[in-house]
RNA sequence: GCCGGCGUAGCUCAGGGGUAGAGCAAGUGUUUUGUAAACACUCGGUCGGGGGUUCAAAUCCCUCCGCCGGCU
Numbered sequence: 001g002c003c004g005g006c007g008u009a010g011c012u013c014a015g016g017g018g019u020a021g022a023g024c025a026a027g028u029g030u031u032u033u034g035u036a037a038a039c040a041c042u043c044g045g046u047c048g049g050g051g052g053u054u055c056a057a058a059u060c061c062c063u064c065c066g067c068c069g070g071c072u
Base pairs, nucleotide, nucleotide: 001071002070003069004068005067006066007065010024011023012022013021018055026042027041028040029039030038048064049063050062051061052060
């Protein structure tokens, strides 16, 4: 230099046009002498930045940034 993959909650990841979810973590409650575990509930994300297409974009297109891999 060229090609490909990935970027979504504190962490690990789903979701592939119609108002974003799970597990773990965190908080509250029940239980316990107390802690842990278990159970119930709650909190938490302008979906890497910008632009475009569309009635509507996390999703499609372009560009940039970051990470990983391959080729040279």
Notes: This is a predicted structure of a 72-nucleotide RNA (transfer RNA) from a Chloroflexota bacterium. The prediction has a mean pLDDT of 83. The same sequence occurs in records of 3 taxa. Its Rfam family is "tRNA". Its family is annotated with triplet codon-amino acid adaptor activity in the Gene Ontology. By type it is a transfer RNA.